[in-house]
RNA sequence: AACGUCUACUUGACGACCGGACAGGAGCGGGGGACCCAGGUACGUCGCCGUGAACUCGGUUCACGGCUAGGGGUGAAGGCGCGAGAGCGCCCGGGCUACCUCACGGCCCGAACCCGACAGCUCACCUCGCAGGCGUCGGAGAGGAACAUU
Numbered sequence: 001a002a003c004g005u006c007u008a009c010u011u012g013a014c015g016a017c018c019g020g021a022c023a024g025g026a027g028c029g030g031g032g033g034a035c036c037c038a039g040g041u042a043c044g045u046c047g048c049c050g051u052g053a054a055c056u057c058g059g060u061u062c063a064c065g066g067c068u069a070g071g072g073g074u075g076a077a078g079g080c081g082c083g084a085g086a087g088c089g090c091c092c093g094g095g096c097u098a099c100c101u102c103a104c105g106g107c108c109c110g111a112a113c114c115c116g117a118c119a120g121c122u123c124a125c126c127u128c129g130c131a132g133g134c135g136u137c138g139g140a141g142a143g144g145a146a147c148a149u150u
Stems, first nucleotide, its partner, number of pairs: 003135004010026002015022001027130006037120001047067009070118001071115004078091005092110006099144004104138001
């Protein structure tokens, strides 16, 4: 470099020539966001710190800024039990094993990050990402696809 692989994380128009870059468009994915439904049954609230202002002033309210325990999001990355801990066991979830799918056998993973007191679902609508990391290959059972030959 090619070919594969995890993942939403792909493609590439017009652009004098070569290479690269740029990038419209296309494509893939995420978040917010009504009625209805769900939740709630309270008429009330809802963490911590700092600054400022107002007020009925050893407190209250509002605004701004910060924090992460409450809560939430992406993701397969969760549950239960034992243990002082490291960790272990079971259940469950995810990936690879080279034409594809399923099955058998084998080998692995179950992390990390983000929002910032706050968000159920959700049409319209609004908005964000398109990065990063790796190098497996058992034979052949079932079904299928493609190519070659005749």
c-di-AMP riboswitch aptamer (ydaO/yuaA leader) from Streptacidiphilus fuscans, 150 nucleotides, folded computationally. Its mean pLDDT, the model's own confidence on a scale to 100, is 80. It matches the Rfam family "c-di-AMP riboswitch aptamer (ydaO/yuaA leader)". Rfam links the family to the GO terms regulation of gene expression and cyclic-di-AMP binding.